This is a predicted structure of a 1479-nucleotide RNA (small-subunit ribosomal RNA) from an uncultured rumen bacterium. The prediction has a mean pLDDT of 83. Rfam family: Bacterial small subunit ribosomal RNA. The sequence is in RNAcentral, with records from ENA and SILVA.
């Protein structure tokens, strides 16, 4: 300091979420030990119990004890009373209060102050009372009554008055004033108190001082405007009354003010601060413990007392609760310490001690102090210490993971030596905290005090610490391990259990769940969870935006308000820069220093970034004041305009009436049909009639603020430009509230109504059609007058002013040497520099560069909804939340995909032919169904005569039953036997069990071979996962494509290059060119055909010789020639014309065997289906193991209602048949083989048997061709199917084999929508071979040949494809994205008949206690007073709103919800562009 998450990526914008520090916390799981600090954050809820404020005999009378007593009394100690000070300090809490409460300045000349401290003066004289005590009483107590008496530092009365206070008048000083101060003089009025003793403490007057307190005054102090108006004692006067003191604080009159958008009033919360945490800072949160102030004491009210209350442990009332009670009355207040019960996730002993600080009393000992100080509880915080150091490797045992004879890891870890002892335990020593005061004494000054001395004070504590023994002894978790975030493996689980701060893991290989080994972070801790800042510049003063991402108001015109041109002069408000005073302490921060460090504490120094005074500066700002002309306006003159309001004409088209022509339609669509029209439409011709619009000009014009504005004309009015530079002298910008206009659609009211055309009605389309098409048609469109105020009101761009290259149109002035050239204001377009942007873009008409000002945004939904309040008739506008949900919505640009977008351009794609398929039958294959089993596999294209190029048994994997379990094979090691093998036999269905017989080599042994048997270890598995995989294949597709290097362009993503033009079969070249080059693909190189040399001639060939047959290279010879099989040649647009720059294309060209790729083949670039294959093979995990291995026998893979595919044979005369007759191949194959030839057989084929391990021998064609014969028929077609009889293979043909003969002779007469295949030696016919294989289900499969067509205008439309380029809301990529209503469950709101609550206000009426007023015939000697009586008033009562929460049948929408239901509304021209506002 940042990270993670939108997207295939990519940049931006946005929003969530993480990493950090924090805390009075709280919860899991763990826990040794010291120090300091902290500890009910809820229920200001209610308490039981003690305890927390007394003290003084040196104020006063008494009364009890004790002790002495010379009985007269004395001392002492206690204690109720009276009286004095103190109970207004401590301590607690945060309910109330948004206010001079609080902070912070300043004031009080508007004031008090007890005790303290200084000074001055005084302290005479006398009286009445009263409690206690005593009698007698009432009460159950609380408590109280009356009688007697009786003290004081208790009250009264009188003298005196330094002085005080009031009045009045005279002078002088101050002060902004209202005053104020001294200070003279007159008159009123005002004092005291004793105690003990002999020196003191009191008392009284008054001043000062000090301390606390009271009061006013600026500034500053939450959130709501969905709170906009409050206010009658209200504002202010006068005059009075209270009061310490001003003050309407209260009262009478008077006026009618005063507060408020700089936010009144009401509403909702909340003690406020020093501070605290957190940030880099500005800030943002908090206010707990500490100080400081404030409020409060069960609620509300109220006064007394005193310096101080309107008093926590006083007192009166009233009202709630609790107790007691003898029912009459009565106490009581823990938000003091500890406690309890409630409440809550949650906060401690009913502890010690006055030893210290500290406070009350008191002269003093001293008392009292739940303040305090201390101990206890609690990891609830901070900081310290620890649990051991060193050594020690066969890296030890286990444990885990592996590629497992071994390796790695845990790990120097441990064991094991040796060594320390903090902590623990024991035992011993042992503080500081204490200084006073008081007493006794000493000494110095001497009213009294200082000094020294000695005694005496210690809770905590025998506690810190110290010393000594002892012995690793007594001590380690938690959390985490997919990124982010440091730290991975296995095993379990199988979207299940479960995780999860956000992205997200989990569907049989989970580093995301649990659990194990390790690893990591931290540590007496360690996670979670809450709650703050922080990062987030995401509220932007530092330090944000607003054309498209959220955001410019629809315009303008203005008021407040901001902000404002040049030049002097002044002023000192802002500014600035010295001083002073304040900014309590703690807090913070620097040094020091103390506790063993440390946290912690204490000194010091800074800091408190404020605030006020005061001094002084004059540049900027700001007031004042002079001047000035460029801003701004005024004038004058010239020219433009769909500017605006009112009249007034016009023509042309529309319909629509009248009449005429005419005569069968006419309209209308994609094609219809609804409607019109024989009652005469349409069409055309004339005239007339309404209303509404204004063709052409016409534009990239032109004018208005904006909405908008067009036919001529008139008339009134508005602004702008340009030129004059004649006036005025900043008169200016903008501009909340206000006012005005504001398209279209709507409303009221009155016309108007030709067109158009919402509802509406028909006709169509369609599954449907409440639409798109079409006929019709009412409001509306038009006019007047009122209202309405919204729009994708848009340049989605607020007004204003200065500034910053240029080119180049174009409207309106102007200058000029005037149609050009050039030059100048003002608009209005394009295109570009710099800039600037996220990029698209913008660019003097900025989105640049700055100033001023208004408006406005702050993630998507919910929502522009709801309530409320404002307008409007109404519809609806304005203003505008929220609960709940989501981790994104979004913009811009990329590179793909797609479009029922466009261009070019290719494929037997289509077209133009040819032959089939879909109909029959039969063969196959596969779905279904069936079955013990019908083994499994493949399923658009790109399965389906496919794995299978051979299922009777084998195959075989599947069933049914028999059988084996080291095993059907095959290694190893051990042990046994000595044989195995083979031959008989028994039993079985076989397999497999059983039994006889025979029976080992080498070598002296050991041993070793070899083979059975037992056991050990390795086996076996057509089980599962082609979605863990290798290898192989299909398909796109033999489509032209796919991609790299450098370079260069973009922030990137990426582009360029590979685009453009012509060419080509090709990204195949050639120009072009920010590209140059290159890979992989294309051709080529490879194979076969075709033509030719050349080399070599057997089993080939035979031209010459020569022999030989009936004939035949059958023989000699021979390689010439065919051929065979090797090497070569050849073809390259290489030439000629045409045409093109060029590449190339063309051409009945020449030439050649072959011409423009000469035909064929093998050759499949980067990928794309998670495409096929675990059954062909190989392999990772997983499963089985007397079986999911193996082995044997029978079945089954061939089943059949049926449904698809691939074929085959057909239907016939371009045939079919017979019979006949006759020709021509090529590629194979061949010994358990092919087989000639003969012989038997109708025939399959059997028998004999020559030749061939093959250019030597076998097999060797059919259609064709000729001749004949059927004669259109279910046939001389077609052969299915079924009978019989055979043949061959084979261990064996029943299910279930092929062929052969006779005989049977079905369907089918060319095949519906549809669909394939092929462009030349091809289709098409025609037949031959081989591979598997005993034999075949072979019509299949691969391959030879033989006979051999027909047609391609063209590329409009089908399907695939390739390039450009456009749109996109898609990228799982159109088989895609997505809306909305209806159903279903859950959330949470809106309204509602109403019901409850609360809390504030008002009216009324009742009114306690007390203060004040008033009377006071009663009571006192009197001062006064008790009753009365009044105002004020808590609280009651009662009424009639507002306001605020709850909660309410029912009902509204709205969010969420893997696989509901109709549709198809938007993304592409989304199939009727969309969208926005109306209705």
């Nucleotide at each position: 300091a940042g990270a993670g998450u939108u997207u295939g990526a990519u940049c931006c914008u946005g929003g969530c979420u993480c990493a950090g520090g924090a805390u009075g916390a709280a919860c899991g799981c763990u826990a040794g030990c010291u120090a300091c600090a902290g500890g009910c954050u809820u229920a200001a809820c209610a308490c039981a119990u003690g305890c927390a404020a007394g003290u003084c005999g040196a104020g006063c009378g008494g009364a009890a004890u004790g002790c002495c007593u010379u009985c007269g009394g004395g001392c002492a100690u206690u204690u109720a009373g009276c009286g004095g000070c103190a109970g207004a300090c401590g301590g607690g809490u945060g309910a109330g209060u948004a206010a001079c409460a609080c902070g912070u300045a300043u004031c009080c000349a508007a004031c008090c102050u007890u005790u303290c401290c200084c000074u001055u003066a005084c302290u005479c004289g006398g009286g009445u009372a009263u409690a206690g005590c005593c009698u007698c009483g009432g009460g159950a107590a609380a408590c109280u009554g009356a009688g007697a008496g009786u003290a004081a530092u208790c009250c009264c009365c009188g003298a005196u008055g330094u002085g005080g206070u009031g009045u009045a008048c005279g002078c002088u000083u101050c002060g902004c004033a209202u005053g104020u101060a001294a200070u003279g003089c007159a008159c009123a009025c005002c004092a005291a108190a004793g105690a003990u003793u002999a020196a003191u403490c009191g008392g009284u007057a008054a001043g000062g001082g000090g301390u606390g307190g009271g009061g006013a005054u600026g500034c500053g102090u939450u959130c709501c405007a969905u709170u906009a108006g409050g206010u009658a004692g209200u504002a202010g006067g006068c005059g009075g009354g209270g009061c310490a003191a001003c003050g309407g604080c209260c009262c009478a009159c008077c006026u009618a003010g005063c507060c408020g958008a700089u936010g009144a009033u009401g509403g909702a919360u909340a003690g406020g601060g020093g501070u605290u945490c957190u940030g880099a800072g500005a800030g943002g949160a908090a206010g707990g413990u500490c100080c400081c102030c404030c409020a409060c004491a069960u609620u509300g009210g109220a006064a007394c007392u005193g310096c101080g209350a309107c008093a926590c442990g006083g007192u009166c009332c009233a009202a709630a609760c609790u107790c007691c009670u003898a029912c009459g009355g009565g106490a009581g207040g823990c938000a003091g310490c500890a406690g309890u019960g409630a409440g809550g996730a949650a906060u401690a002993u009913u502890g010690g001690u006055c030893a210290a600080u500290g406070g009350g009393c008191g002269a003093g000992a001293g008392c009292c102090u739940g303040a305090a100080c201390c101990a206890g509880c609690c990891a609830a915080g901070u900081a310290g210490c620890g649990u051991g150091c060193a050594g020690g490797a066969u890296g030890a045992c286990g444990g885990c993971c592996c590629u497992a004879u071994g390796g790695g890891u845990u790990g120097u870890a441990a064991a094991c030596u040796g060594c320390u002892u903090u902590u623990g335990u024991a035992c011993g020593g042992g503080a500081a905290u204490a200084a006073c005061g008081u007493u006794g004494u000493g000494c110095u000054c001497g009213u009294g005090a200082g000094c020294g001395u000695a005694a005496g004070u210690g809770c905590a504590u025998g506690u810190a610490c110290c010393g000594u023994a002892c012995g690793a002894a007594u001590a380690a978790g938690g959390a985490u391990c997919g990124g982010c975030u440091a730290a991975c493996u296995c095993c379990g689980u199988g979207c299940c259990a479960g995780c999860a701060g956000c992205c997200g893991c989990g569907g049989u290989a989970a580093u995301a769940c649990g659990g194990a080994g390790g690893a990591u972070c931290c540590g007496a801790g360690c996670g979670u969870u809450a709650u703050c800042c922080g990062g987030a510049u995401u509220u932007a003063u530092u330090g944000g935006g607003u054309u498209u991402a959220a955001a410019g108001g629809g315009a303008g015109c203005g008021u407040a308000g901001g902000c404002g041109g040049a030049g002097g002069a002044u002023c000192a408000a802002g500014u600035c820069a010295g001083c002073u005073g304040u900014g309590a302490a703690a807090u913070g921060u620097a040094g020091a220093u103390g506790c063993u460090c440390a946290a912690c504490a204490u000194c010091u120094g800074c800091a408190c970034u404020g605030c006020a005074g005061u001094u002084g500066a004059a540049a900027c700002u700001g007031g004042u004041u002079c001047c000035c002309u460029u801003g701004a306006g005024u004038g004058c003159g010239u020219a433009a305009g769909a500017g605006g309001c009112a009249g007034g004409c016009g023509g042309a088209a529309u319909u629509c009436g009248u009449c005429g022509u005419g005569u069968a339609g006419c309209g209308g669509u994609g094609a219809a049909a609804u409607g019109c029209u024989u009652a005469g439409a349409u069409a055309u011709g004339a005239c007339g009639a309404a209303g509404a619009a204004c063709u052409c000009c016409g534009a990239u014009c032109g004018c208005g603020a904006a909405g908008g504005c067009a036919g001529c004309u008139u008339g009134c009015c508005g602004g702008g430009c340009c030129g004059c530079g004649a006036c005025u002298g900043a008169c200016g910008c903008u501009g909340a509230a206000g006012c005005u206009c504001g398209a279209a659609g709507g409303u009221g009211c009155g016309g108007g109504u030709a067109u158009c055309g919402a509802a509406c009605a028909g006709g169509a389309u369609u599954a449907g059609a409440u639409a798109c098409c079409c006929u019709g048609g009412u409001a509306g469109u038009c006019c007047g007058c009122a209202c309405a105020g919204u729009a994708a009101a848009c340049g989605a761009u607020g007004g204003a002013u200065a500034c910053u290259c240029g080119c180049u149109g174009u409207c309106g002035g102007c200058g000029a040497u005037a149609u050009a050239c050039g030059g100048u204001c003002g608009g209005u377009g394009g295109c570009c520099a710099a800039g600037c942007g996220a990029a698209a873009g913008c660019g003097u008409u900025a989105a640049g560069u700055a100033u001023c000002c208004c408006a406005c945004c702050u993630g998507g939904g919910g929502a522009g909804u709801a309530c409320g309040c404002c307008g409007g008739c109404a519809a609806c506008g304005g203003u505008g939340a929220a609960a709940c949900u989501c981790a994104a919505a979004g913009g811009a640009a990329u590179u793909g995909a797609c479009g029922g977008g466009g261009g070019c351009c290719c494929g037997c794609a289509c077209a133009a032919g040819c032959g089939g398929a879909g109909g029959a039958a039969c063969a196959u294959g596969u779905g279904g169904u069936u079955u013990a089993a019908u083994u499994c596999g493949a399923u658009g294209a790109u399965a389906c005569g496919c794995g299978a190029g051979g299922a009777a048994c084998c195959u075989u994997a599947c069933c049914c039953g028999g059988g084996c379990u080291c095993a059907a094979a095959c290694g190893a090691c051990a042990g046994c036997g000595g044989a195995c093998c083979c031959a008989u036999c028994c039993u079985g269905a076989a397999a497999g069990g059983g039994a006889u017989g025979c029976u080992c080599c080498a070598g002296c042994a050991a041993u070793g071979g070899u083979c059975g048997c037992u056991g050990u270890c390795g086996a076996g598995g057509u089980g599962c996962u082609g979605c863990a995989u290798g290898g192989u294949u299909g398909u796109c597709g033999u489509c032209a494509g796919c991609u790299c290097g450098u370079g260069c362009c973009g922030u990137g993503a990426g582009g360029u290059g590979u685009c453009g033009g012509c060419u080509u079969a090709a990204g195949u070249g050639c120009c072009a060119u920010a590209a140059c080059g290159a890979g992989c693909g294309c051709a080529a190189c490879c194979c076969c055909c075709a033509u030719c040399u050349u080399c070599a001639g057997u089993u080939g060939c035979c031209a010459c010789c020569g022999c030989g047959u009936g004939a035949u290279g059958g023989c000699g010879g021979g390689c010439a020639c065919u051929c065979u099989g090797g090497a070569g040649a050849g073809a390259c647009u290489g030439c000629c014309g045409g045409c093109g720059c060029a590449a190339g294309c063309u051409g009945u060209g020449a030439g050649g065997a072959a011409g423009g790729c000469g035909g064929g083949g093998a050759u499949g670039a980067c990928g794309u289906c998670a495409a096929a294959u675990c059954a062909g093979c190989a392999c990772g995990g997983c499963c089985c193991u007397u079986a999911c291995g193996u082995c044997c026998g029978g079945g089954g893979c061939g089943a059949c209602a049926c449904a698809c595919g691939u074929g085959u044979u057909a239907c016939a005369a371009u045939g079919g048949c017979g019979g006949g007759g006759c020709a021509c191949a090529g590629c194979a194959g061949g010994a358990a083989g092919c087989c000639a030839g003969g012989c038997g057989g109708c025939g399959a084929c059997g028998c004999c048997g020559a030749g061939c391990c093959g250019a030597u021998c076998c097999c060797u064609a059919a259609a064709a061709c000729c001749c004949g014969u059927c004669u259109c028929a279910g046939u001389u077609c077609g052969g299915a199917u079924c009978g019989g009889a055979g043949u061959c293979u084979g261990c064996a043909a029943c299910c279930c084999g092929a062929c052969u003969c006779c005989g049977u002779g079905a369907a089918g007469c060319u095949g519906g929508a549809u669909u394939c295949g092929c462009u030349a030696g091809u289709a098409a016919u025609c037949g031959c071979g081989c591979a598997u294989c005993a034999g075949c289900c072979a019509u299949g499969g691969c391959g030879c040949g033989g006979u051999g067509a027909a047609u391609a205008c063209g590329u409009u439309c089908c399907c695939g494809g390739g390039c450009c380029u456009u749109g996109u809301a898609c990228a799982c990529a159109c088989c895609g994205c997505c809306c909305g209503u209806c159903a279903a469950g859950c959330c949470a709101u809106g309204g509602a008949a109403g019901c409850u609550u609360g809390g504030a206000g008002u009216g009324c009426c009742u009114g306690a206690a007390g203060u004040c007023c008033g009377u006071g015939a009663c009571c006192g000697c009197g001062a006064g007073g008790a009753g009365c009586g009044g105002c004020c008033a808590a609280g009651g009562g009662u009424a009639a709103g507002a306001c605020a929460a709850g909660u309410g049948a029912c009902u509204g929408g709205g969010g969420c919800u893997a696989a509901g239901u109709c549709g198809u509304a938007a993304c592409a021209a989304g199939g009727u562009a969309g969208c926005c506002g109306u209705a």